[in-house]
Molecule: SAM riboswitch aptamer (S box leader)
Organism: Syntrophomonas sp.
This record gives sequence, structure tokens and C1' cells, in this order.
RNA sequence: CUCUUAUCUAGAGAGGUGGAGGGAAAGGCCCGAUGAAGCCCGGCAACCGCCCAUUGAGGUAAGGUGCCAAUUCCUGCAGGAUAAUCCUGAAAGAUGAGAG
Repeated sequence: CUCUUAUCUAGAGAGGUGGAGGGAAAGGCCCGAUGAAGCCCGGCAACCGCCCAUUGAGGUAAGGUGCCAAUUCCUGCAGGAUAAUCCUGAAAGAUGAGAG
């Protein structure tokens, strides 16, 4: 990097450091010196893992990831409900596990 597959409306600090950016990209709309990113600590979850075995809508969290504004912040394509708006499904993206 590619492929397969599962999940993506829940959850997570009024800490330290750091200093201007951040929310994938585009367009929006937002967050940010009442302090962004990053790093440390802390936390959430439970995909892998581990335990039990009555194989389950079970338990656990030492280990491997992941995550901690807003539904994957929203939209972009298709369909439906007249338009405003809303709904459903794709695409794209993210993460895990497996394969090349």
C1' cells in the first nucleotide's frame, strides 16, 4: 500500500507541559490566548488477549491496539417523503482482526 471482514447516534480530567493551531481532504460550519497541536499523567471502551465453561445479551482489563468537542460535526452520489427540511442506502474515511 492492496484485499476480506466487523464496528462507527454510547463512553472518557475545571491535571502538568507546551505555545498556535485544530476538526482526513474539498466546500461549509465550528473549536482555540477563559489557551490549539504535540508530549506526560489520567480516563473511556473492550476489537485482539486472558478467565470460566451452563459457549453466553458471561466475566476481566496485567498485555497489543484504539479512543477521550459537535452522529465519522455536516454535505457532496442514489432513492424516498412536494420546496425549506427530513429519512434510507451508497461512496469516502477511521479503527480492529485476518490475508497478500